[in-house]
Transfer RNA from Methanobacterium paludis, 74 nucleotides, folded computationally. The source organism's lineage runs through Archaea, Methanobacteriati, Methanobacteria, Methanobacteriaceae and Methanobacterium.
């Protein structure tokens, strides 16, 4: 150089084929409960969806271009 996969909440993923309310699990932080913890429950917290463009009424999702990671091939 060439394929091919991935980048989404503080961390781990889903969601993208088939455009239409941005989800789930830890974690956080208050609260039940418990002599006290944990273990369990209950509420609440957090994402410009890797950057930029474009097509749409409507983009995480479809294009196109660039970035960063990984694997592979020369």
């Nucleotide at each position: 150089g060439g394929g091919c996969c991935g980048g989404u909440a503080g961390c781990a993923c889903a969601g993208u084929c088939u455009g239409g309310c941005a989800g789930u699990g830890c974690g956080c932080a208050g609260g039940a409960c418990u002599c006290u913890u944990a273990a369990u429950c209950c509420u609440g917290u957090c994402a410009u969806c890797g950057a930029g463009g474009g097509u749409u009424c409507a983009a995480a999702u479809c294009c196109c271009u660039c970035u960063c990671g990984g694997c592979c091939c020369g």
Its Rfam family is "tRNA". Rfam classes the family as a transfer RNA. Its mean pLDDT, the model's own confidence on a scale to 100, is 81.